[in-house]
Context: one part of a larger RNA
RNA sequence: UUGGUUGUAAAGUGUCUGUAGGUGGCUUUUCAAGUCGGUCAUCAAAUUCCAAGGCUCAACCUUAGACAGGCGGUAGAAAAUACCAAGCUGGAGUACGGCAAGGGCAGAGGGAAUUUUCAGUGGAGAGGUGAAAUGUGUUGAGAUAGGAAAGAACACCAACGGCGAAAGCACUCUGCUGGGCCGAUACUGACACUGAGAGAUGAAAUCUAGGGGAGAAAAUGGGAUUAUAUACCCCAGUAGUCCUAGUCGUAAACAAUGGAUACUAAUUGUUGUGUGUAUCGACCCGCACAGUGUUGUAGUUAAUGCGUUAGGUAUCCCGCCUGGGGAGUACGUUUGCAAGAAUGAAACUC
Numbered sequence: 001u002u003g004g005u006u007g008u009a010a011a012g013u014g015u016c017u018g019u020a021g022g023u024g025g026c027u028u029u030u031c032a033a034g035u036c037g038g039u040c041a042u043c044a045a046a047u048u049c050c051a052a053g054g055c056u057c058a059a060c061c062u063u064a065g066a067c068a069g070g071c072g073g074u075a076g077a078a079a080a081u082a083c084c085a086a087g088c089u090g091g092a093g094u095a096c097g098g099c100a101a102g103g104g105c106a107g108a109g110g111g112a113a114u115u116u117u118c119a120g121u122g123g124a125g126a127g128g129u130g131a132a133a134u135g136u137g138u139u140g141a142g143a144u145a146g147g148a149a150a151g152a153a154c155a156c157c158a159a160c161g162g163c164g165a166a167a168g169c170a171c172u173c174u175g176c177u178g179g180g181c182c183g184a185u186a187c188u189g190a191c192a193c194u195g196a197g198a199g200a201u202g203a204a205a206u207c208u209a210g211g212g213g214a215g216a217a218a219a220u221g222g223g224a225u226u227a228u229a230u231a232c233c234c235c236a237g238u239a240g241u242c243c244u245a246g247u248c249g250u251a252a253a254c255a256a257u258g259g260a261u262a263c264u265a266a267u268u269g270u271u272g273u274g275u276g277u278a279u280c281g282a283c284c285c286g287c288a289c290a291g292u293g294u295u296g297u298a299g300u301u302a303a304u305g306c307g308u309u310a311g312g313u314a315u316c317c318c319g320c321c322u323g324g325g326g327a328g329u330a331c332g333u334u335u336g337c338a339a340g341a342a343u344g345a346a347a348c349u350c
Base pairs, nucleotide, nucleotide: 004321006319007304008303012318014201015200016199017198021194022193023192025088026087027086028085033081035077036076038074039073040072042070043069048066049065051063052062053061054060091191092188093187094186095185096183097182098181099180103177104176105175106174107173108172109171110154114150115149116148117147118146120144121143125136162169163168207246208245209244210243211242215241220236221235222234223233258317259316260315261314262313263312266295268293269292270291271290272289273288274287275286276285299306300305323350324349325348332343333342334341335340
């Protein structure tokens, strides 16, 4: 390279937007680039194949011929691809009418709990554990009821439910704003799919600067346990956790399953919308589209299982894999304040 793979054996980029490129709906026309077949010229000899001949045979040698293939010229074919021209509406999009939602950003408001604090009541323990102790309390704790402050998180509703590209998103209200679904009718007329590089976004932790700091809590100190106990348990407790502006760019970033399109039995829940039957009306019952779950046929799979949300049947595009270790290491480069991240070997060994 060809080929084969990629849920769990090695392997799907964390996610999206999108450049180049690759691929691309239906009808008619042009053209002949690629394509197809005919013919001409050429591709030294030796070699290969084949026929005949010569060495006693053979190897070997001589003579004649040839397939396949390459490049170029020339007269043709036109179904499909490309090109030209003109159309179409089913893909895609726009307009219109509705709908649902923890989608995003900003600003207000709220109650429960916790801790602290103030002034009371009260008077000996309370706390903690397997059992204890450290620590705390007559300088009045714990308990109880009232006032105040602070920070963080939002019980019930809550769901196998909803929204978002993913990360993620939940007290309530308001403003701004993004996307989706359904419906009927117009409009544009292939405007599409994927996407190397690139850009954007990206939990937690970390880092920088400035705030904030209730609770819980890496580190750390003490008490236990134990042979030890740099742990599990207990008493304390700092960074960080929160906010603002940046940084980092990674996760079992998981459905361990890339995206798009089409086709292929059913069953039973549930969310959104429309609609039929019915009704005074709402339910109920049924159908369709779009999600989200369960069981399961055909098929598939090494098995497990998957099974219209495919891991089935096909097409297009991208990423990635090629025995284990060495190693996601070394070196170099890019990037970062740093920590690191990205790219990424070999010797050797089994």
A computed fold for a 350-nucleotide part of an RNA from Pinus albicaulis, annotated as small-subunit ribosomal RNA, central domain. NCBI's taxonomy places the organism under Eukaryota, Embryophyta, Pinopsida, Pinales, Pinus subgen. Strobus. The prediction has a mean pLDDT of 86.